Predicted 3D model of a 507-nucleotide part of an RNA (small-subunit ribosomal RNA, 5' domain) from an uncultured bacterium. Rfam family: Bacterial small subunit ribosomal RNA. The prediction has a mean pLDDT of 83.
Context: one part of a larger RNA
RNA sequence: GGAUGAACUCUGGCGGCGUGCUUAACACAUUCAAGUCGAACGGACAACAGGGCUUCGGUUCUCUUGUUAGUGGCGGACGGGUAAGUAACGCGUGAAUAACCUGCCUGUGUGUGGGGGAUAACAUUUGGAAACGACUGCUAAUACCGCAUAACGUAAGAGGAUCGCAUGUUCUUCUUACCAAAGAUUGAUUGCGCACAGAUGGAUUCUCGUCCAAUUAUGAUAGUUGGCGGGAUAAGGGCCCACCAAGAUCGAUCAUUAGUAGCCGGAAUGAGAGGUAGAACGACCACAUUGGAAAUAAGAUACCCUCCAUACUCCUACAGGAGGCAGCAGUGAAUAAUAUUCAACAAUGGGAGACAUCAUCACCCAGCGACGCCGCAUGAGAGAAGAAGAUCUUCUGAUUGUAAUCUUUAGUCAACAGGGAAGAAACAAGUGACGGUACCUGUGGAAGAAGCCACGACUAACUACGCACCAGCAGCCGUGAUAAUAAGUAGGCGACGAUCGUUAUCA
Numbered sequence: 001g002g003a004u005g006a007a008c009u010c011u012g013g014c015g016g017c018g019u020g021c022u023u024a025a026c027a028c029a030u031u032c033a034a035g036u037c038g039a040a041c042g043g044a045c046a047a048c049a050g051g052g053c054u055u056c057g058g059u060u061c062u063c064u065u066g067u068u069a070g071u072g073g074c075g076g077a078c079g080g081g082u083a084a085g086u087a088a089c090g091c092g093u094g095a096a097u098a099a100c101c102u103g104c105c106u107g108u109g110u111g112u113g114g115g116g117g118a119u120a121a122c123a124u125u126u127g128g129a130a131a132c133g134a135c136u137g138c139u140a141a142u143a144c145c146g147c148a149u150a151a152c153g154u155a156a157g158a159g160g161a162u163c164g165c166a167u168g169u170u171c172u173u174c175u176u177a178c179c180a181a182a183g184a185u186u187g188a189u190u191g192c193g194c195a196c197a198g199a200u201g202g203a204u205u206c207u208c209g210u211c212c213a214a215u216u217a218u219g220a221u222a223g224u225u226g227g228c229g230g231g232a233u234a235a236g237g238g239c240c241c242a243c244c245a246a247g248a249u250c251g252a253u254c255a256u257u258a259g260u261a262g263c264c265g266g267a268a269u270g271a272g273a274g275g276u277a278g279a280a281c282g283a284c285c286a287c288a289u290u291g292g293a294a295a296u297a298a299g300a301u302a303c304c305c306u307c308c309a310u311a312c313u314c315c316u317a318c319a320g321g322a323g324g325c326a327g328c329a330g331u332g333a334a335u336a337a338u339a340u341u342c343a344a345c346a347a348u349g350g351g352a353g354a355c356a357u358c359a360u361c362a363c364c365c366a367g368c369g370a371c372g373c374c375g376c377a378u379g380a381g382a383g384a385a386g387a388a389g390a391u392c393u394u395c396u397g398a399u400u401g402u403a404a405u406c407u408u409u410a411g412u413c414a415a416c417a418g419g420g421a422a423g424a425a426a427c428a429a430g431u432g433a434c435g436g437u438a439c440c441u442g443u444g445g446a447a448g449a450a451g452c453c454a455c456g457a458c459u460a461a462c463u464a465c466g467c468a469c470c471a472g473c474a475g476c477c478g479u480g481a482u483a484a485u486a487a488g489u490a491g492g493c494g495a496c497g498a499u500c501g502u503u504a505u506c507a
Stems, first nucleotide, its partner, number of pairs: 002506003006503003013376006019369002026332003030329001032327001035074003040071002043068005049062005081287002090210003094206004100202002105198008113147001115145002122137002125134003153178009163168001183190003211259001213257001219250003224246004229241003262284001264282002267276001269274001290309004312323004340366001348362001349360001351358002379409003389400004413448001415443005423434001451496001453494001455492001456477001458475001462491004472479002
C1' cells in the first nucleotide's frame, strides 16, 4: 500500500448502486406472513321480479343474483428464516441402481356401466367459567362401500428366444386368479379410472478429497463381524428379529476418545505458489423453546398440523385450559455495534379457480445509517496598489500572496415554477405501489455547501513563544534537565479530501 457485514473521535453538500444483530439458537406485547374453489355438495341468510293468501301489519311459493359457517377437492412438504447440531457419504467430485419412488405437467392407448348404507351442517335437549363438547333425529355429494367389465397391469405355473457384469435382464406364447372409475356446467369444454412412455423432483450405494490433539493406542467394538431364514421398506442392507459361528471386525495408511466447525460455488489478498475467511448472491445439508413419537399424504417424521414429556409465560369460577418471531416489522435484554410496528400486489414468481378473481411481509418499492463503492459540487478567468491584518525579522524587509477586495463571466447541485415518462405483456378497452419520481424547460444568485491528520529519522512537510525530566508525547528509535524543528499554542507548510485519523482482524 490492499481488504472488512466493522466500531470509535472530529467534521459533513448532493446523487446512483449495494449493504445493515458478526454478541444471547436469549425472552417476546401487538398486527400481518396460506389460502382458494358455489362450474363437487346439502343447507342458511339477503335482494330484485312474478304468482297465491291477507285482519293490509305481513305471510307463502317459484325464478334469478349475491354472501357464506359446514362436508368435499387441491395447496398448507413450496416460498421465507437461522447456523444450534453435524468431522458425517454431511458437503464437493465422478460413477452405480440388473435394488427404487415420483402429485401437478406432456405424449400414446383404452374405459367412464349399474347399485347401496352413512355422516357433518341443521333441529331439539343438554354439560362446562372458558377452551371445547355430549345424546337423539334429518339430509347431500367428485365423501365412503360393494357389484359388473379387465389388459400392454399384478401374482402363480408351464414353455421359447435373446443379451449381459455375478445375483440375473429383456422380449414373447399359453393357462389360472385378482384389481377401476365421478361427475359438473352446459352445447363446448372440463374432470375421473387403468396401462405404457417422457419430463421433473427425490431415495440409496460407492471411488477420491474434506480441521486440531498421541500429555487420546498391547487400543476400540458386543448387533459388534459374518452366515442362514424371516420381517420391515418404494427399495439393497444387522435396518430389525430368531438360530449358528467367532481363526470376528476396525486400528500408526491414525481406529477410538476429546476439542473445534455447517459444507461448496465463489470472496479478499498475492506475480504466483500459498495461507485466510465462508457476510451479501447461488447450490446442498441440518434445525424450528428442549427431548421423543406417529398419523395423513405423491411427497413430512411437517417453523405458523397432531400426541406425550421438560423448562418458561399467560388465563381461570382452581375443576381445567392457552402459547412458541432462527417469517416481516417491532419490544426488552446482551453488545463497541446494526434500520420502519412504511406503501402496493403495478411487474416477476409460485398457490387456488373454467374464468372473473382472491390471498401472497415472496417479490418489487419507499424510509433510516457517509456502512461501502462510484460520480458531482463548494466556482472559473484576468488581476500588484504586491492593500490591510497576522507571523517572522539582521528593523532594511520577508512570508501569507493572485490569495482577498475590486473586475469580467459560466451556471452544476440545492430551492421555486411549468411539463412529464419507460417499466404494460395480451385482443379492443382498462390496469403503475414506486411517483408527479427520473428526465426536460424556465427563474435564480457566488449565492446555501471543507474538513481532518501530520511536519526529529523511517516519511512529503519549519519557525516563534511560553513551560522546564514537570505537564506531556510515543508505531520503533526515542523526546522533555532554561534557546524542545519530537510535549502545548500560534503562523507557515505537506498529504488526503465529504471525509480524515485511530482501533480490531486477514493476506